[in-house]
This is a predicted structure of a 1417-nucleotide RNA (small-subunit ribosomal RNA) from an uncultured organism. RNAcentral holds the sequence, with entries from ENA and SILVA.
RNA sequence: GCUGGCGGCAUGGCUAAAGCAUGCAAGUCGAACGCGAAAUCACCUUCGGGUGAGAUUAGAGUGGCGAACGGGCGAGUAAUGCGUUCCUAACGUACCCUGAGGCCGGGGAUAGCUCACCGAAAGGUGUGGUAAUACCCGAUGACCCCGGCGGACCGCAUGGUCUGCCGGGCAAAGUUCCGGCGCCUCAGGAUCGGGGAACGUGCUAUCAGGUAGUUGGUGAGGUAACGGCUCACCAAGCCUUAGACGGCUAGCGGGUGUGAGAGCAUGACCCGCCGCAUCGGGACUGAGACACUGCCCGGACUCCUACGGGAGGCUGCAGCGACGAAUCUUCCGCAAUGCGGGAAACCGUGACGGAGCAAUGCCGCGUGCAGGAUGAAGCCCCUCGGGGUGUAAACUGCUGUCAGGCUUCAGGAAAUCUGACCAGAGCCAAAGGAAGGACCGGCUAAGUUCGUGCCAGCAGCCGCGGUAAGACGAACGGUCCGAGCGUUGAGCGGAUUCACUGGGCUUAAAGCGUGCGUAGGCGGAGGCGUCAGUGUCUUGUGAAAUCCCACCGCUCAACGGUGGAACUGCAGGGCAUACUGCGUCUCUUGAGGUCGGUAGGGGCUGCCGGAGCUGUAGGUGUAGCGGUGAAAUGCGUAGAUAUCUACAGGAACACCAAUGGCGAAGGCAGGCAGCUGGGCCGAUUCUGACGCUGAGGCACGAAAGCGUGGGGAGCAAACAGGAUUAGAUACCCUGGUAGUCCACGCCGUAAACGAUGCGUACUAGGUCCCGGAGGUUCUGACACCAUCGGGGCCGAAGCAAAAGCGUUAAGUACGCCGCCUGGGGAGUACGGUCGCAAGGCUAAAACUCAAAGGAAUUGACGGGGGCUCACACAAGCGGUGGAGCAUGUGGCUUAAUUCGAGGCAACGCGAAGAACCUUAUCCAGGGUUUGACAUGCACGGAUUAACGACUGGAAACAGUCGCCACGCCUCUUUGAGGUGGAACGUGCACAGGUGUUGCAUGGCUGUCGUCAGCUCGUGCUGUGAAGUGUCGGGUUAAGUCCCUCAACGAGCGAAACCCCUGCCGUUAGUUACCAUCAGGUUAUGCUGGGCACUCUAGCGGGACUGCCGGUGUCAAACCGGAGGAAGGUGGGGACGACGUCAAGUCAUCAUGGCCUUUAUGCCCUGGGCUGCACACGUGCUACAAUGGCGCGGACAGAGCGAAGCAAUGCCGCGAGGCGGAGCAAAUCGCAAAAACCACGCCCCAGUUCGGAUUGUAGUCUGCAACUCGACUACAUGAAGCCGGAAUCGCUAGUAAUCGCGUAUCAGCAACGACGCGGUGAAUACGUUCCUGAGCCUUGUACACACCGCCCGUCAAGUCAUGGAAGCCGGGAAUGCCCGAAGUCGCUGCAACUCAGCAGCGCCGACGGCAGGCUCGG
Repeated sequence: GCUGGCGGCAUGGCUAAAGCAUGCAAGUCGAACGCGAAAUCACCUUCGGGUGAGAUUAGAGUGGCGAACGGGCGAGUAAUGCGUUCCUAACGUACCCUGAGGCCGGGGAUAGCUCACCGAAAGGUGUGGUAAUACCCGAUGACCCCGGCGGACCGCAUGGUCUGCCGGGCAAAGUUCCGGCGCCUCAGGAUCGGGGAACGUGCUAUCAGGUAGUUGGUGAGGUAACGGCUCACCAAGCCUUAGACGGCUAGCGGGUGUGAGAGCAUGACCCGCCGCAUCGGGACUGAGACACUGCCCGGACUCCUACGGGAGGCUGCAGCGACGAAUCUUCCGCAAUGCGGGAAACCGUGACGGAGCAAUGCCGCGUGCAGGAUGAAGCCCCUCGGGGUGUAAACUGCUGUCAGGCUUCAGGAAAUCUGACCAGAGCCAAAGGAAGGACCGGCUAAGUUCGUGCCAGCAGCCGCGGUAAGACGAACGGUCCGAGCGUUGAGCGGAUUCACUGGGCUUAAAGCGUGCGUAGGCGGAGGCGUCAGUGUCUUGUGAAAUCCCACCGCUCAACGGUGGAACUGCAGGGCAUACUGCGUCUCUUGAGGUCGGUAGGGGCUGCCGGAGCUGUAGGUGUAGCGGUGAAAUGCGUAGAUAUCUACAGGAACACCAAUGGCGAAGGCAGGCAGCUGGGCCGAUUCUGACGCUGAGGCACGAAAGCGUGGGGAGCAAACAGGAUUAGAUACCCUGGUAGUCCACGCCGUAAACGAUGCGUACUAGGUCCCGGAGGUUCUGACACCAUCGGGGCCGAAGCAAAAGCGUUAAGUACGCCGCCUGGGGAGUACGGUCGCAAGGCUAAAACUCAAAGGAAUUGACGGGGGCUCACACAAGCGGUGGAGCAUGUGGCUUAAUUCGAGGCAACGCGAAGAACCUUAUCCAGGGUUUGACAUGCACGGAUUAACGACUGGAAACAGUCGCCACGCCUCUUUGAGGUGGAACGUGCACAGGUGUUGCAUGGCUGUCGUCAGCUCGUGCUGUGAAGUGUCGGGUUAAGUCCCUCAACGAGCGAAACCCCUGCCGUUAGUUACCAUCAGGUUAUGCUGGGCACUCUAGCGGGACUGCCGGUGUCAAACCGGAGGAAGGUGGGGACGACGUCAAGUCAUCAUGGCCUUUAUGCCCUGGGCUGCACACGUGCUACAAUGGCGCGGACAGAGCGAAGCAAUGCCGCGAGGCGGAGCAAAUCGCAAAAACCACGCCCCAGUUCGGAUUGUAGUCUGCAACUCGACUACAUGAAGCCGGAAUCGCUAGUAAUCGCGUAUCAGCAACGACGCGGUGAAUACGUUCCUGAGCCUUGUACACACCGCCCGUCAAGUCAUGGAAGCCGGGAAUGCCCGAAGUCGCUGCAACUCAGCAGCGCCGACGGCAGGCUCGG
C1' cells in the first nucleotide's frame, strides 16, 4: 500500500524525563481516648420548645500501625552502579516466631470542644476547660549498658567468645464481649537491609599527564557501623601507556534475536539490582526516607486573588492537547491472588482479576464436502487442426465448524458464603454471512498475446525499453503464500569481508629508510624443591522465569503446570606433577671474552700527485671559429680558433674494474701517513644462558632545500637570446645565476627497492666468483678431495592467483615487532607536534563511484624490432586532372524531375537500349472496385459472354444494337421443354501492392584476397583462458617441401584434377584444303580428282628438376648447362579456406512482421525520369608533321543472320531507295578490316590541325521523332597549341596503338559493356621511403580493438566539505561577590509543667561578575 470471517494466548507512546483539565490510585482501628450532630419517627408542651429513638450513628480530633511496600519511568550514571565469588572479629532490623523475666506509685498538660477575634481565600491568634495505650517524675531490675581489676579458650592482624569480682546507670499501658489482645527488658531465630574486597563491565590518544582533603599518619568529631566521612596538626605523597585525567555514548544483569559454533547485535513484555519523581538544595519524623501522590528554601512554569497573599506537580490508572512514521477505554470488580489496618465482622487497594480497542505478534478454525462432459457459455491463445481456464461452473445429493436465534447451567469457588468477567450443554434455520496479496528475464518456483517504441515506465544486483519486449502497461494463464500479502526500516547470517575458532603484507591494500636499545613478549641442558598455571575428584554457589528433555492440563496448538537436565561461571577442599612458572644447585652446545692470523673504495683527519679544463702573460700565426638535422644567436682583424711556453685556480680521480670488495642502511674509488669501527678463519684457554625481538625513546640517514662564513674551474635549475613549431613558457643551440665544493648548524624525505622486517633451526643438488685454513703427493706448484664465511646463476621437493621463489626461500616451523581491510575524496582538512622556512610526522569526514586493482591468455594496434612479399615504391611507357562533347553522380530547379548504390569495395553502377510502352504511391487529369491475375462457396443464368457494328470520349471506359454456342434427358424430326458444367453477372471469402523494415531473413553478390592462411582428432603442458601441433633451421609463388622437435596424424585452403592456347602423333576428310594428274576461265579449287599439306575436331603423346655440374645438412631445394616446340607453375581462364565489414540487395526472386483495400490495387491520355548557375567521377575526340588529306595496294580473328543477313544490278553526292540471286550457314550474306605499304599534296599556321555549335535540306525506324532518336549532305566552324596541386594503369605478345564482331534492340542517344585479332615496345639498380599484406617477437591503461583509450582548462546553475572578519547559541570547570532553607557550634535572654525567643559563626543551593576551555550554528 491493497485486502480483511471467527476464536484463544500475548503485546501495544521506542518521539517531548516536554505540559496537563477531570475522576480515581493509602488507608484503617470505637477491643487506646475524649467529644459528638442531622433528616426522620414517637411522646410531652407554656407553642419558645423539651424528652426518647435515630445513636455503640455520621463526623472530625488525640493516639496507634501503615503511609520507606505495592505501581511508574530510564533523565542521570562508565562507576558512589551492575554481575560473579567472597568478607563484615566493623553493623542495623518495626511487624512475625522461640525462650527467660517483668508490668509498682504518682503527676501536669494538650488537640477536639466553647467563647472572642484577624483574613477575599488559604489559614491563623487569643481565652476557658477535657481524656488516653499521648507526655513526665519516682520505684524495682538483670544474663542489658558504661567504667575498673582478673581467669580460661580460640583466632587471619586490629582481636573474639565464655566467665569471676567491684562501682555506676536505665523499663512498662492498658483494654475487653473474659476467650483474649496488647505493654516493658534481655537473649535467640527468621526476614530485609548497611558496609567492604577481588575480577569482569562501550568508543576515543586528533584527551598524556592528573590530583590540595589530594595520599598517608596522629588525635578528635560523627555514624547502626569501618573509613578523609568531617576537622586540627604533621609528612609529601597518591593515580597513570595493563591508558590515569578529559571528551562522547549508555541504566546493569537474568535473558532476547541471529549463528554450526566462536561470536555479533540487543536489554520491549516478565524477574533481580540501581537511579529518578517539575529543576536544584536541605533536613525533620521514623525500625527504616533525605521520602513519587510528607515538610522547608530557591528557580522556571501554570492556576486563584479583594493585589495584601495563596495553590499546584500524572516518569500511578484512564484521559487531553502537543510531538511524531507510530502505539488503546476518562470501562467493570474487589469474586479470585496479594498487600495495609483491625481481635473480628469488615474497610481500603487503577496492585490485581477481567472486559473494551488495534491482524501488532504467535497459535487454531472456517469460507463447504461428494458426484458431475472427450469438456457448456464467456474469456485467452492458435500452425485454424485445435488448445487452455477445467470437475472448475451449472446441476444432483450431503453435512453443519464459526457467526446468528432459542433454551439451559457443569466449571473458574480453596472454604459455609461469595462470579466483575469467562465458559459448558441442547435445539433451530440455511451453502446460506466469510479471499485476498505479491510475483512469473537470471539469481528464483511460475509465460503467452496485445499495447507502447530509450517514450511511458521498471529496477534488490546484473540490467530491461530506440517497432515482433517472457523485464514497461493490460489481458489470459501460471507460481508462492493465505486472513493475510507486499513494501520500507533495523539486527544477525551468508562475510574466513577485523580471520580466537579462522586472513594476509615480492607484483592485488599492506615490511617502519636503517640501526642501537627501554618496557613488554618469548627463551638452551640436567638435578632438587614448590604446586601458582594445568589435569582429575568432590563440596558450596551459579534466584525464579526463559532455552532443552519427559510427563501432564486447556477438544489440538499457541499457552500453562510438575519434575529433570542445563546454566559451559566463580569459590573452598583432596589428589596428580609430565609440561609452563617460581626458588635453588649444576652444565656447555646458545651468547660473549682471550690468543694467533687475514681480506677490504668501512669511517675521520692531514699531506702529496698527474691528466684534462678554464683563465692570465708571452711567442708563432691568419680569417675564420663554434654549433646543428639544417641553421642562427655567440666568439673573432682591438688578432679569435689552432699551436708552443710559463703561471694561477677549483673540481673530479681514466686505465686497474669485475657478474668483484666493504658497510646496518644512506653510501664508499688517485697516492701516502696517522687515528678508528666491524667482519672472517684457526686454536679450544676463560665466563656460564649473560639470549632473541623490540611499543615508546635515541642515533644515523641520497639528492634537493635552508642559515652563517668561505670557495667557485667545469657543469648548470631560474633567466636571456637563437632555432624548431600552428604555438613551443619544451626537446636542439649560444650564454648564464643560485646550486654543485669546504666548515659549522638545520631539514629527515625518496621507485630510501630485493617494491621481500629481524633472529633461530630444518629441507636434493649443480656451477661460477671473493676471503680463510686443511688433506692427498718426499717437498713445492698445478690438480683433486673435504670444510667455514660471503657474492651470483640454474634448478629437486615444496610453495605461489600466476609471474615466479627455491639453503641468500616467497619452502617447513617457532619467537617478537611493524603494517593492511573497495576506488576516488586524501596522505588532504582540522587539531597536535617538530622545523628559520620549505615542509615533515600523526591523520579523518561529508560527498561520490560499481568498480579500482594483480598476474597471465587470445587478438588488435605501435611515428617497436627481425624476416618476406605485391606495378607498393623506384626504373620506364602511356594517361587522368586543363578543352569540347558523351555518360553517371551531387547540388539546384520542378507539378514531377520514380527508386536503389555512398571511401577503397557508389558515381559508362542496377540500365546487355527511358520518344509511347518500358515506368514503379514520379506528376497532372480521366476512369474502375471481386478487380489486369489465382482458388473456393452460394445464388442467378440461356444470351447477356466471345464476335461484328454504332454513339460519346484523348484513350481507358460507359452505353446501344446484331448474332451464335456445348453435354445429357424427354417429347413427334425442323423445333420445343427440362437439366448440368464452363464463360458471364451478383454476393461472400479473398486477390493485388516496385508500400515499409537488407538492423527480422533465405538466396545471390562485393571486399580483404589467389593473400597463405584457417582449423580438427588424439596425446602432452597449464588451476584456467589457452598453448603445443602451426615454433625453430633451411626452402618455396605457397602452412610448398625437407630437417629438428611432445607431439602424431587429419581436414578446409595452396598445388593438382577441368577448359583455352603453344609442339608432335593418330583417326576422320565436307561446306575447309590443293602438292601431284586431268579439264576449263580474262581471272578464281571453278570442275574431275586427291586426303599429302594447311585447317577443322575427337583421341593421345609431351615437361617430371627426369639428366649433367656446382652449392646445400647424405635433405628439401637453389644456380648453371644439355636436349627440347615448350624448363622449373610454359601463357591464360574457371576455381575464392575460417572469417570480416549488422557491407549490398525486401526494386530479380523468395520470405516473417507491419501498413494499405472505391486504394499505397488496376486501366488510360499527356508530361517527367533527357530539366541547368554549378561541382565531381568515368570516357571519347583533339590540340597535330611518328601528322592531316587524296589516290592506289595488302594481310585477320571471333562472331551474327529467317519478323533475319542480303550479293550482283539500277537510282541518289550521301544517309538510303528500287530490286531480289543466295543462305537456317567451314557452302550464301553481313564484309570494307584498320593501322600498314607505295605515290602525291599540305609546311608549323588556331592551319588542308581540331571538330563543338548552329542553319538549311534530307534518309531510316516507328501509331507517333515538339518536349526527346540515329544517320546523310551542304554551310557554319567554338574551345583547344599537351594541361596546377594532385593522381591512375601497365613487367611481354604486356603497355601503347589499329580496326572488327556480338548481346540488348523497331530505331537509337554505344564514345559504354563483353569479346576478337593486327602492329608491337621501354624498364626493374634495388627494398631506405609511401600503400597494402604474411610469419616470428616485443610493449599496451586498447577489446565497438588507434577512426581505440584518455588528460587538463572553461559558462550559467547546483551539491558536499575546509578557511574566513564578524555575529549567535550550548556544555563542563575555575576565581571572586552575594548568601535562602537547614544541620552543627557559639552568645544573650527565658529558665525546668521549659524544649523557645533574639543573634552570631562555618558550610551552603540559586544568582551575579571575570578570564579562559570546549562543542555547535